[in-house]
């Protein structure tokens, strides 16, 4: 050097990822409920079905009055395919069905962050997510380049006890900086054990 190896251990990327709890703002004086007045036949829903002249929907007044998902901050925890998304299968929950939520497994895509545009979700121009695009950034490979070290060698020079010293070039290698191009996390860096062979 190679194999075991898409292995093991430990790490790096950074506004890094995810989860839990607490607080806060917004949601909202909204939905909703009750009373009165008005009003006069529909309303909810994907379907089934339910409600309604014992007054639907709508509107006004008065009283009472939420929550979810999402967001910000702090703390804690697990981590670096962290995690996210799509599809398929499966278990559980819910439902009258359709459907919805969630667990696990498999397959596919994405290195990470941010901005912009469009779509979807949402009370929302917050935010999340998908696609496209741009920038920044980490990593490896290749190419070029700068200087440094080592080895070989050419010329010159010093010395001559010494296969030596010095200077300027050339070639190769090593690692570092910069620039360019490209790839993808089953990646990258380091370490260790075992093994046939060189």
């Nucleotide at each position: 050097a190679c194999c075991u190896a898409g292995g093991g251990u430990a790490g790096a990327g950074g506004u890094g990822c995810u989860g839990u709890u607490u607080u806060u703002a917004a949601g909202a004086g909204u939905a909703u409920u009750u009373a009165u007045u008005u009003a006069u036949a529909g309303c909810u829903g994907g379907c089934g079905a339910g409600c309604g002249a014992u007054g639907a929907a709508g509107a006004a007044u008065a009283a009472a009055a939420a929550a979810a998902g999402g967001a910000a901050a702090a703390a804690c925890a697990g981590c670096c395919g962290a995690a996210g998304a799509a599809g398929a299968a499966u278990g559980c929950u819910u439902g009258g069905c359709a459907g919805a939520g969630u667990u696990u497994u498999c397959u596919u895509c994405u290195g990470g962050u941010u901005g912009u545009a469009u779509g979807c979700a949402u009370a929302a121009u917050a935010u999340g997510u998908a696609u496209a695009u741009a920038a920044c950034u980490g990593u490896c490979a290749c190419u070029u380049u700068a200087a440094a070290u080592u080895a070989u060698u050419a010329u010159g020079u010093c010395a001559u006890a010494c296969u030596g010293g010095c200077a300027u070039g050339a070639u190769a290698a090593u690692a570092u900086g910069a620039a360019g191009u490209g790839g993808a996390g089953a990646g990258c860096u380091a370490c260790a054990a075992g093994g046939a062979u060189u």